[in-house]
Context: one part of a larger RNA
RNA sequence: ACAUUGUUAAGGAACUCGGCAAAACAGUGGCCGUAACUUCGGAAUAAGGCCUGGUUGCUCCCGGGAGGGAGUGACCCGCAGCGAAAGAUGCCAAGCGACUGUUUAUCAAAAACACAGGUCCCUGCUAAACUGCAAAGUGAUGUAUAGGGGCUGAUGCCUGGCCAGUGUCCGAACGUUAAGGAAGGGGGUUAAUUUCUUCGGAAAUGAAGCCUUCGACUGAAGCGCGGAUGAACGCCGGCGAUAACUAUAAUCGUCCUAAGGUAGCGAAAUUCCUUGUCGGGUAAGUUCCGACCUGCACGAAUGGCAUAACGACUUGGCAACUGUCUCAACAAUGUACUCGGCGAAAUUGCAAGAUGAGUGAAGAUGCUCAUUAACCGUGGUUAGACGAAAAGACCCCGUGAAGCUUUACUAUAGCUUGCUAUUGGGUUUAUGUUCCACAUGUUCAGGAUAGGUGGGAGCUUCGGCACCCUUGAGAUACCACCCUUGUGUUAUGUAAAUCCUAACCGGAGGCCGUGAUGAGCGGUUUCUGGAACAGUAGCUGGUGGGUAGUUUGCCUGGGGCGGGUGCCUCCUAAAAUGUAACGGAGGCGUCUACAAAGGUUGGCUUAGCGCGGAUGGAAAUCGCGCUGGACGUGUAUACGCAAAAGCCAGCUUUACUGCAAGACCGACAAGUCGCGCAGUUGCGAAAGCAGAGGUAAGUGAUCCGACCGUUCGAUAUAGGACGGCGGAAGCUCAUCGGAUAAAAGCUACUCCGGGGAUAACAGGCUGAUCCCUCCCAAGAGUCCACAUCGACGGAGGGGUUUGGCACCUCGAUGUCGGCUCGUCGCAUCCUGGGGGUGAAGAAUCUCCCAAGGGUUUGGCUGUUCGCCAAUUAAAGCGGCACGCGAGCUGGGUUCAGAACGUCGUGAGACAGUUCGGUCUCCUAUCUACCAUGGUCGUUGAAAUUUGAGGGAACUCUUCUCUAGUACGAGAGGACCGAGAAGGACGAACCUCUAGUGCACCGGUUGUUCUGCCAAGAGCAUAGCCGGGUAGCUAAGUUCGGUUCGGAUAAUCGCUGAAAGCAUCUAAGCGAGAAGCCGAUCCCAAGAUUAGAUUUCAUUUGAGACUCCUACGAGACGAGUAGGUUGAUAGGCUGCAGGUGUAAGCGUGGUAACACGUUGAGCCGAGCAGUACUAAUAAGUCAAG
Repeated sequence: ACAUUGUUAAGGAACUCGGCAAAACAGUGGCCGUAACUUCGGAAUAAGGCCUGGUUGCUCCCGGGAGGGAGUGACCCGCAGCGAAAGAUGCCAAGCGACUGUUUAUCAAAAACACAGGUCCCUGCUAAACUGCAAAGUGAUGUAUAGGGGCUGAUGCCUGGCCAGUGUCCGAACGUUAAGGAAGGGGGUUAAUUUCUUCGGAAAUGAAGCCUUCGACUGAAGCGCGGAUGAACGCCGGCGAUAACUAUAAUCGUCCUAAGGUAGCGAAAUUCCUUGUCGGGUAAGUUCCGACCUGCACGAAUGGCAUAACGACUUGGCAACUGUCUCAACAAUGUACUCGGCGAAAUUGCAAGAUGAGUGAAGAUGCUCAUUAACCGUGGUUAGACGAAAAGACCCCGUGAAGCUUUACUAUAGCUUGCUAUUGGGUUUAUGUUCCACAUGUUCAGGAUAGGUGGGAGCUUCGGCACCCUUGAGAUACCACCCUUGUGUUAUGUAAAUCCUAACCGGAGGCCGUGAUGAGCGGUUUCUGGAACAGUAGCUGGUGGGUAGUUUGCCUGGGGCGGGUGCCUCCUAAAAUGUAACGGAGGCGUCUACAAAGGUUGGCUUAGCGCGGAUGGAAAUCGCGCUGGACGUGUAUACGCAAAAGCCAGCUUUACUGCAAGACCGACAAGUCGCGCAGUUGCGAAAGCAGAGGUAAGUGAUCCGACCGUUCGAUAUAGGACGGCGGAAGCUCAUCGGAUAAAAGCUACUCCGGGGAUAACAGGCUGAUCCCUCCCAAGAGUCCACAUCGACGGAGGGGUUUGGCACCUCGAUGUCGGCUCGUCGCAUCCUGGGGGUGAAGAAUCUCCCAAGGGUUUGGCUGUUCGCCAAUUAAAGCGGCACGCGAGCUGGGUUCAGAACGUCGUGAGACAGUUCGGUCUCCUAUCUACCAUGGUCGUUGAAAUUUGAGGGAACUCUUCUCUAGUACGAGAGGACCGAGAAGGACGAACCUCUAGUGCACCGGUUGUUCUGCCAAGAGCAUAGCCGGGUAGCUAAGUUCGGUUCGGAUAAUCGCUGAAAGCAUCUAAGCGAGAAGCCGAUCCCAAGAUUAGAUUUCAUUUGAGACUCCUACGAGACGAGUAGGUUGAUAGGCUGCAGGUGUAAGCGUGGUAACACGUUGAGCCGAGCAGUACUAAUAAGUCAAG
């Protein structure tokens, strides 16, 4: 010193984030008594009050008794009678959750989960749901009063509006839509035919089959479409105006919407501003309670509002109580320390005495300078060793990982749809095709209901019908073939409905086998229900975060948000070229086509200003002059442009094909210019010019498939699929050198690899901002810039703010505030000395000097800060890693849980709020610091000293007198000086006052034991309680700061020139402060400069030590008192002091008990006396 305990004067929460911890109250005892509220059960042991021992009588009750209980007397003892132990603190108010329960084993016990109750959805039994590939199982040996799922969360009062979006359910007319089916078509091949033929063959056409391809039509669910649905996911406005003070707006207008938030509540677990405003409580209230309503951003089963009871929940208050505190003290035990035994660990580049200032990868034991330091331990303290521990968890980065989400992408289980198979028969209806038969056909005209065409002059059932004629586009008899439409039949499909039974799927029973005479399993058979459905398989459309794999860019004065990402022009760019930035400015992703903005040939000159001229004006057109390129050039800017590249006109298409010497630019890939040749054109008389545009932007590699061309290849051959070559098209591949055809998020549940290449803290640099000072002086100050204040501006200093930069540290430099402990600066808050004053006095204001000392306690809040209360001489500002977590705390911030508001579809998120939430084991190596030793040195000792040097201390107030004086109209009210008290601070001490005092005395409860009585002992916190010696302590007592000297600061002076004056100064001399140096107190010769004095000793040995008895000393060493020539300790005796009248005996009393012997007995440390015991004996060192 720590841990665990005991006690504590006065005060009593002043402590602190918070009464944390502790204390206290308190019996599941008896009697009395008990509120609000209430779900009438509770609340309730509410609260609050009183009693309690021992002895001995009497009365009553219960009981068979043993015994138990109640009442009423008398007496006795103690500080204390539930005498010890065990055994609720209570109340008031609010939030949340109804409750009892459950939870993060190991940082969260809660407001989270659950819950009874409510409600919605699904499910009719081979149930839904779930597990499984399946068989099968759970559900359930249950059956809608049952089972499953979602939300809410007792109870009470209630639960508003919106169906536009999303979801779910219902609907099926229309649209769209897969596999499958399918009329028909295209292509390839070629039997054959035709043509040509050099007779070898070639070309064209091309049946069937085969191959291939397209495909009208048919074809379900889904989607579209229509409707319903909120206790489904969810959502629930804005602006303007208006009432006879003002304010406000019942009211009105208008826009939008699917609808615009109803009841209730409201600065709330929700309110940013905000410590809202008012009220209450307090001396003082960022908390709390009650209101208000301006609800950033409450709100109705993601339930709203109330609510008795309950809660190791959260919040505020009160009482009681206390060492939580003012302010700490003492004591006990265990550690620590010493000795003996045993005996780790992390850590460790090397070395090492340090300190200050500086430097330096920017905070040095190790560098520089200066200062300081004999060598080595031990006990302690933690400021440093950017101490140890853990390849930072924050931050960033990685074409890292994982988990989670979704209307990211792509798949997929499952579910669902149709087709085909398993898969059969019949009936009806509808419908398609087909065979046969029959029917059918009306414009007008014409006998009249003319389907068409061909043949046809006859046919006949003898009635007639035709021919002829007429009408008409067409002419009828008869024969044949056909068309339209319909009916029936045959055959064959399709769709729907229905019936059947035999597949198939269920149910029940019999028999046999097996098994255990069971259950079950296998076989067989009968009955029965369903039934070609279902189920299953293949193909197929839909749905599908249920599951899976992935993606989710980069730049960036950290990252995110924002912005950017390719190309062109200018400046930056430093006179070649080139040159960066999240530097400064702008553009582009084109335009123009035969009636050009292209080519060519020819011609012309714009614009502004001045003057003149009809309408005519500032500007129309005409003339002259001047300036010069200012106009114009499709489009930005720059550079150009007059023989114009500008403007006008004629004719035209070179806005050509095939090449290309040579250059520019350039990492590459790209990009740019181009003489000349050939072909073909245009214009021009010609020379010539023309391969777009005055130039520099107007863009996209490769792959891929498609298109055009082609004397190319084409897997036995022919042909061909396909490929090659040339051309041109298809990308806001705009992240524009383009990862894929196809891609978003969250992580605080996180992880890995890295980074001080990069942020948050601190340091560093800087100093915009900040703070301070100075200069100028417009003005304020009645007057007057400068008593005081000082605009507009200017110049410095500081390194406390907010920043900038990103230099050390990411193989870790712990972060706000508080506590403890300080130390430094001065730009001084007080105290001291002075100048000015718009200084009468007093009190202020302002400036100069001055850092010695001091600089309060509380309420609120995590707060620093701030506000408030009460004081004060004053309640200073800053630095020290925003001093200080290997010193403490852990309220805040900043992990994991949970909630509210808000945002987000969601996972989740929020410098928003709220409740909860592990601070590293007893061990410190070095430096540093506080103590204390050893060694050696200082000429051998002992004692006494000097003081180089160092440290400590340094204070303030009030009152009285001077004096109610000076001053002042008064009110008020001093300087200077003298005296007396006090506060805080510090030191020492224990006489007093007190505390403690673990065995000093006494009392006392329960129990066990000493055989019993008596007397004692043990245990129960020292059992509890009352006292208390020494010692140690404070709250107690005593003392301290004084005073004096010296040198000074600001300031005030003397003399005094430069400068005949003036001047405190230049020479010279003074005064002058709590400040400086002495004086005061303490340490101090390792002061290696090792000092001085006195005495002793130098072998005839001074002295010291070992050893022993001890404590005034002390962790151990050390120190001190002693060691027989002795009172050092113990013992004994006496005394002081403490307790309080021992035991025994006697007396009295029934007894408890009392009295007497007796101020008795007992007693640790105190003070004396006394050698009874022990300090015996002995040894070691030591200067020539």
The part of an RNA shown here (large-subunit ribosomal RNA, half B) has 1184 nucleotides and comes from a Candidatus Altimarinota bacterium. Its Rfam family is "Bacterial large subunit ribosomal RNA". Its family is annotated with ribosome and structural constituent of ribosome in the Gene Ontology. The RNAcentral record of the full RNA draws on ENA.